Background: GlmS glucosamine-6-phosphate activated ribozyme aptamer, 156 nucleotides, folded computationally. Its mean pLDDT, the model's own confidence on a scale to 100, is 80. Of the family's consensus pairs, 88% are formed in the model. It was read from a public genome assembly, where an Rfam model found it.

RNA sequence: ACGGAACGACAAGCGCCAGGGCUUCAACAGGAAGUCGACGAGGUGGAGGUUUAUCGAAUGAUUCGGCGGAUGCCUCCCGGUACCCUGUCAGUACCGAAAAGCACGGUUGAAAACGCCCGAGUGAUCGGACGGACAAACAAUCGCGCGAUGACAGCU
Numbered sequence: 001a002c003g004g005a006a007c008g009a010c011a012a013g014c015g016c017c018a019g020g021g022c023u024u025c026a027a028c029a030g031g032a033a034g035u036c037g038a039c040g041a042g043g044u045g046g047a048g049g050u051u052u053a054u055c056g057a058a059u060g061a062u063u064c065g066g067c068g069g070a071u072g073c074c075u076c077c078c079g080g081u082a083c084c085c086u087g088u089c090a091g092u093a094c095c096g097a098a099a100a101g102c103a104c105g106g107u108u109g110a111a112a113a114c115g116c117c118c119g120a121g122u123g124a125u126c127g128g129a130c131g132g133a134c135a136a137a138c139a140a141u142c143g144c145g146c147g148a149u150g151a152c153a154g155c156u
């Protein structure tokens, strides 16, 4: 260099670390090597644009500070549902192949933190098992109320 095989990785509340905290070594060089740097819930049709892109939990609180990304948002396109018994076109509303109006109410749905134990490490710290709790957005489901069309064709 070429070819082949095996293993690993391919993330999306995710990745990273120039600041900062902490540890070890060292001993004044402000050094070296490490380590921390968000707990889950929820979230991706395609393209373009945009940037502190949803929700709560914990902690007298480094879950500090920053960079990048991203399923957020906007526009357009595609697709779907409702407005109709069926079809086509258009419109309005809402959604994304688990695709379906709005409001109210009921039910169901978390992890960390905490306790305890095991393992790795000199240590900061990291990995894991078990125990028993507690959200909100939202989703599913149930109840109740309210709401939404035109044209053409067809069927009865």
Stems, first nucleotide, its partner, number of pairs: 014068004019064001020036006039056003045077006078096006085154006101146002104143006114131002117128004
Record summary: It matches the Rfam family "glmS glucosamine-6-phosphate activated ribozyme aptamer". By type it is a riboswitch. The literature on the family includes a 2006 paper in Nat Struct Mol Biol by Jansen et al., "Backbone and nucleobase contacts to glucosamine-6-phosphate in the glmS ribozyme".